The RNA shown here (FMN riboswitch aptamer (RFN element)) has 142 nucleotides.
RNA sequence: UGAGUUCUUUGGGGCGGGGUGCAAUUCCCCACCGGCAGUGUUUGCGUUUUGCGCAUGAGUCUGCGAAGAGGGGCGCGUCCGCUCCUCCCGACGCGGUGAGAUCCCGCGACCGACGGUAUAGUCCGGAUGGUAAAAGAAUUUU
Numbered sequence: 001u002g003a004g005u006u007c008u009u010u011g012g013g014g015c016g017g018g019g020u021g022c023a024a025u026u027c028c029c030c031a032c033c034g035g036c037a038g039u040g041u042u043u044g045c046g047u048u049u050u051g052c053g054c055a056u057g058a059g060u061c062u063g064c065g066a067a068g069a070g071g072g073g074c075g076c077g078u079c080c081g082c083u084c085c086u087c088c089c090g091a092c093g094c095g096g097u098g099a100g101a102u103c104c105c106g107c108g109a110c111c112g113a114c115g116g117u118a119u120a121g122u123c124c125g126g127a128u129g130g131u132a133a134a135a136g137a138a139u140u141u142u
Base pairs, nucleotide, nucleotide: 002141003140004139005138006137007136008135009134010133016030017029018028019027031122032121033112034111035064036063037062038061043055044054045053046052047051059110060109068087069086070085071084072083073082074081075080092108093107094106095105096104114125115124116123
């Protein structure tokens, strides 16, 4: 330095104002929010330079996670629990800078599970849950 195992911790934000109405944080007008990893972009730091390393860095690009549907395995076992797999899984253009940007800057758009309720990305609920993953510790091995 790389890899494996075990453990610990962390791990999602947002309705404020006005209108209509018997009733709406659900409709209408304005507002507000953006999980994880990657990335020829950006900026900063280190290094003598090329360059390299570290940090930073996209809601709409690539991959993943949550929700929903189905199936296998194990726990005697259909219900139930654990685990694995498959399906499904929203939305962007133009201009500028540049060697290079759907990531920066500018402008204008667009998107957001299920159940409940006057129709919900923002309220309540499953959820004091689960998870992508991040950090740290111990240990084994190269």

Rfam family: FMN riboswitch aptamer (RFN element). From the family's description: The RFN element is a highly conserved domain that is found frequently in the 5'-untranslated regions of prokaryotic mRNAs that encode for flavin mononucleotide (FMN) biosynthesis and transport proteins.